The part of an RNA shown here (small-subunit ribosomal RNA, 5' domain) has 501 nucleotides and comes from Cephalothrix simula.
Lineage of the source: Eukaryota > Metazoa > Bilateria > Archinemertea > Cephalothrix.
Rfam family: Bacterial small subunit ribosomal RNA.
The full RNA is in RNAcentral, with records from SILVA.

Context: one part of a larger RNA
This record gives sequence, structure tokens and C1' cells, in this order.
RNA sequence: GAACGAACGCUGGCGGUGUGCCUAAUACAUGCAAGUCGAACGCGAAAGCCGUCUUCGGAUGGUGAUUAGCGUGGCGCACGGGUGAGUAACACGUAGAUAACCUGCCUUUUAGCCUGGAAUAACCUCUUGAAAAAGAGGGUAAUACCGGAUAUAUUCGGCGACCGAUGGUCAUUGAAUGAAAGGUUUACCACUAAAAGAGGGGUCUGCGCGGCAUUAGCUUGUUGGUGGGGUAAAGGCCUACCAAGGCUACGAUGUCUAGCGGGUCUGAGAGGAUGAUCCGCCACACUGGAACUGAGACACGGUCCAGACUCCUACGGGAGGCAGCAGUAGGGAAUAUUGCGCAAUGGGCGAAAGCCUGACGCAGCAACACCGCGUGAGUGAAGAAGGCUCUCGGGUCGUAAAACUCUUUUUUAGGGGAAGAUAAUGACGGUACCCUAAGAAUAAGCACCGGCUAACUCCGUGCCAGCAGCCGCGGUAAUACGGAGGGUGCAAGCGUUGUUC
Repeated sequence: GAACGAACGCUGGCGGUGUGCCUAAUACAUGCAAGUCGAACGCGAAAGCCGUCUUCGGAUGGUGAUUAGCGUGGCGCACGGGUGAGUAACACGUAGAUAACCUGCCUUUUAGCCUGGAAUAACCUCUUGAAAAAGAGGGUAAUACCGGAUAUAUUCGGCGACCGAUGGUCAUUGAAUGAAAGGUUUACCACUAAAAGAGGGGUCUGCGCGGCAUUAGCUUGUUGGUGGGGUAAAGGCCUACCAAGGCUACGAUGUCUAGCGGGUCUGAGAGGAUGAUCCGCCACACUGGAACUGAGACACGGUCCAGACUCCUACGGGAGGCAGCAGUAGGGAAUAUUGCGCAAUGGGCGAAAGCCUGACGCAGCAACACCGCGUGAGUGAAGAAGGCUCUCGGGUCGUAAAACUCUUUUUUAGGGGAAGAUAAUGACGGUACCCUAAGAAUAAGCACCGGCUAACUCCGUGCCAGCAGCCGCGGUAAUACGGAGGGUGCAAGCGUUGUUC
């Protein structure tokens, strides 16, 4: 000098665009953050209104109702959003491999969608329980479940061709095994099998990617082989047996620290530091462990077990997980609203209408940062008054003020009023912007002035009080302390502190 997710002190007019718990991955009251489909399916109210009957208590019918609601089923909930605890690792980056693999929805193509069956939730009745919930009996549907048929697929066997040759692709043949679901309506949407594509993912490898040697030896599923198991998939991934290997001074092992990259800051560059916001990847979801479902999870707002903590309890037993958005307590030098809207963009479901969406779009708070604008302009010497100073003549603040003439960015008031939306639909918002009127009106501070370093005098103090980044000032004439006048530098900021280069 530059920079900052900054903080503190003094001060503070406006707008635009960004940014805002760096600390306790501490604990969380409350609300919301993942639903949707009646064009898969079963059941199915009530209030109200209108009738009829009435012993005036009520009963009953219709409508409400193609309803609300309950449940089965499908898809989604593995995305989106948060955090950086762990991780020094194929986690990440880069370049490859997969002839060792998977892939819902989407696109293209081919073929099919035949025939049967048994249940079950909701519901009703009963039982247990304080509750959470659980049990028994009855009973019903489906695109839920289970048989049979057929199938270009899979497995095994035979035969042939080609190729990056443990295997892959293609052709042919025999055996075994394996599908399906309908809905609304006349055209679609679904469903099944197969082939391919796109996009997504899994796995493996070369290289790169911290500190410490005051860490020198480490390792027994360890290193390799065979058989078996397991996985979508190669593999000690697991297991039995066999062999005795494997890594290491080119730093193994241990320990400390740390999410990684694109980037960001600085620097002429090389480099150094860093990894907030935005984008990609990874990891985590109270702590530890486990699997289930599923195309995909070992799953933030799913399940089970254990633990700590909090809450309810009739003491028998139960409920919970903000590192989602707001918000609270705590910690801290320090970091915002329990806001509006699905109008836009995007996502889920749905044939659609649409519903859901604290993603997102906006608004609120904060000079936290950057950028822009303003706090007036011209004329004006009796160089006014006043302050400070003085050699008492004067000098200086100073054209500065006053006064006169203007302007209206801002401000206030009134009127009009968008784009963002493609037919409808606008939270923002009567916002931006435009027009009119009024009136200099509403708007300047902070630090410094001994040298480095731009800027000097007076008074007070008297090695005191104090200053200080370094050198150093202060003990009676202090340009260095405190005040004043004057000046210098920046300016809605200015200084200080911290950190990096």
C1' cells in the first nucleotide's frame, strides 16, 4: 500500500447492488419447511335446508353429497434445503479403465396385454389400556397379492464367425426357467417383455494433494494361492485350507492439524495466504450400531436396538430430535423478521383443472462492503461584528458571513403510473418511473499537525498529569501532554484493533 463474512470509538442525508453466528456439530418453546392422484379401489358422514308422521320427546324421507373424511393402491419422499463434526483418504482434482457393473421417470423401435383364484385394510361388533396403542370375530374392492398359458430374455449343453480375447459381439440348435392391469372415453394414458439412446450412478488405476524423525520400524486377513460364499459388479469383500509373504529413509507406522476443487486476497511475476457468499464433489443429520423398503438410502423432517438429555404418565408405560425457514436461551468483540407470495423460475403428484413447495421470488433490519448522488450556485470589502494573535501599527479566520439574484439533485405534498405475463393469473406495489407545486429549504463529520509524514501558534501543566507505531516528548518559555485559534488529509464516513499478502 492492498484486502476483509470483520469488531470497537466518534459521527451519520439518499439510492442501487451484494453480504450478514467465523464462537457452542450447544440446548431448543411455537408455527411452517413433502406431498399428490377419485381418470386404480372400497367405505362414507354431519350441520343446515325442504317434506311426512307425531304421544310434541322425537321418528322418517329427500337434499347437502360425483362432498368432507377413513383406508387400500401408485408415484414422490434418495431431489430440493442445511452444516463442515469426521476424513491426510482414490475424500478431492486431473487423465484414463470397466471385455468386472447398475439405472425409476424420459426418447426411439419391436412384440404383447390371454385365462383363473384366494385374501386384506377401511367398516361393524367385542376386549385390553390413563395414554400411545394393541388383540379377537364378522366383512369387501382394486392398476394390491397368487396360480396357469405364451414370449426374441436368463441359465446349461452342442456348433460356427469376429474382436482390446479370464471375457465380449453376432448367427444357429436342444432343454429348463421367467410377464402383464386396467382406467376414462374413442382417443389417449397406463401395464409387460426385449433392444438401443440420453442423462445419472457404482467400482478400479496413473499422477497431484498438510506439519512433526524430539514418531524408525509396521503388518497375521496381514501378502499371495486354491475351493466355497457374497455383490449389480473385479477383489481377503467374507470364510476354510495352503504358502510366508507385504510396506518402509523416494519417510512406512504413529501423532497433530484439516472437508477438497473451481476460485478468493495479495503480488510485476514466481510465489505466499485462504476455501464466507456462487458452482462441482465428498461427509454428516442428538451419540453409537443395524438392516428394511426401493431403480436409487443403510435414508435430516422413515424403522429397529442401545446410550445421554428433555417432556407426559393413572408409575404399568409412552413421546421427541431446527447442522430446513423464522424465532428463543446460552456462548461471544460480533452476525437480521416467529414478514408477504406461489405472480415469475424450478421441483413433486395428476390426463387435466389444480394442489403442495420457508426451493425460489420479494419485502423488513444492519454504513457490513462496493458503486453513485447530495449537503447548494453566482455576485458580494464598510475586508462588518466576533474569535485568535500582536512588536498595539496590524495580521488572520475571510468572499467566508450578511445582503442581492438564481437553481431544486435531494425533501415534502398532489396527480398519473409500468415492464416483469404468451389467453387468464403480479407477492413485489400504487413500487420504479413521469408530471405539477412549495422552498436553500431536511443533510458533515472524523483523524492528524516533533521527524519518518501533508499541516503552527497561544494558554495551562511542570519528569506531574499525560503521549507514544519507531526514534522518543514532559524536571517553568513543550510546534510531541491538555485546551483554544489556525492548518493538513480523507469524507457519509473517519480513526483504532485483529488477520493475510